Predicted 3D model of a 352-nucleotide part of an RNA (small-subunit ribosomal RNA, central domain) from an uncultured bacterium. Its mean pLDDT, the model's own confidence on a scale to 100, is 88. The full RNA is in RNAcentral, with records from ENA and SILVA. It matches the Rfam family "Bacterial small subunit ribosomal RNA". Gene Ontology terms of the family: structural constituent of ribosome and ribosome.
Context: one part of a larger RNA
RNA sequence: CUGGGCGUAAAGGGCGUGUAGGCGGCCACCGCAAGUCAGUUGUGAAAGCUCUGGGCUUAACCCAGAAAGGUCAACUGAUACUGCGGGGCUAGAGUGCAGAAGGGGCAACUGGAAUUCUCGGUGUAGCGGUGAAAUGCGUAGAUAUCGAGAGGAACACCUGCGGCGAAGGCGGGUUGCUGGGCUGACACUGACGCUGAAACGCGAAAGCUAGGGGAGCGAACGGGAUUAGAUACCCCGGUAGUCCUAGCCUUAAACGAUGAAUGCUUGGUGUCUGGGGUUUUAUAGUCCCCGGGUGCCGUCGCUAACGCUUUAAGCAUUCCGCCUGGGGAGUACGGUCGCAAGACUGAAACUC
Repeated sequence: CUGGGCGUAAAGGGCGUGUAGGCGGCCACCGCAAGUCAGUUGUGAAAGCUCUGGGCUUAACCCAGAAAGGUCAACUGAUACUGCGGGGCUAGAGUGCAGAAGGGGCAACUGGAAUUCUCGGUGUAGCGGUGAAAUGCGUAGAUAUCGAGAGGAACACCUGCGGCGAAGGCGGGUUGCUGGGCUGACACUGACGCUGAAACGCGAAAGCUAGGGGAGCGAACGGGAUUAGAUACCCCGGUAGUCCUAGCCUUAAACGAUGAAUGCUUGGUGUCUGGGGUUUUAUAGUCCCCGGGUGCCGUCGCUAACGCUUUAAGCAUUCCGCCUGGGGAGUACGGUCGCAAGACUGAAACUC
């Protein structure tokens, strides 16, 4: 390379938007004839390879003939499929209309509980902490308790194998602005689609820059214990940080360890959210049906097994990413990016 693979063995890009490219619905529709198919002609040197026959006593070797060998060229023809041009369609996709749900996003305002601190009242000798203690706090009045105030951060119950979001993620309340999906009956556009190398954007936590903020928690650090030691686990403190604004960083067990899209393939049961029917006096409830999500169980099938199973890891198609023994190594070198930390790209020698 031909291949074979990617839930757990090596392997799905963290996630989107989307350029090039690749792929793409229906019509006995019209045309062209590039791909495709057929034929003719030309060419594909000789030797070699293969086959047949012959010559050296055989073989190697040699000679003769045939055949093979091509993304080949020109011409003639075919038009099912692909392609190109034209016409039409509505089942894919989208728009309009009417609804319902939602911690989707951004901003402003706002609420109560709790911790801490400050002030005042009551009150007196302890409090705190642990396996047990000690460091620590406290007669300069602590802890406890009542009242008032300050400030920051997080939002108990509701809370749910519940919801929303592309992913990261999102949870007190109100308002404003705003994105997406879903359902229903019609109307409209008429393949406008899928994927997506580059590129661009988003991207937890930690970290970085500048300016704020700082209640609690708390790397580092100090102390007390434990211990043979204890640079730990436990305890008392505590700085960065955690929070906000603006800008970087761009990583993760960024996980469903499972790329996206479309179609097909027995079922059962729960739940969220729409619609329809049935029964009822009834908008409640019951039962049934049609969607869209989200769980559990499970047939066929698949799988090395575990397991997956209409939310596939089943059966198929399209496009992208990635893997190719372990270590060396996600290292070195070079490049790009970054303030830095570092990130991305990414070897080889050697060795088993």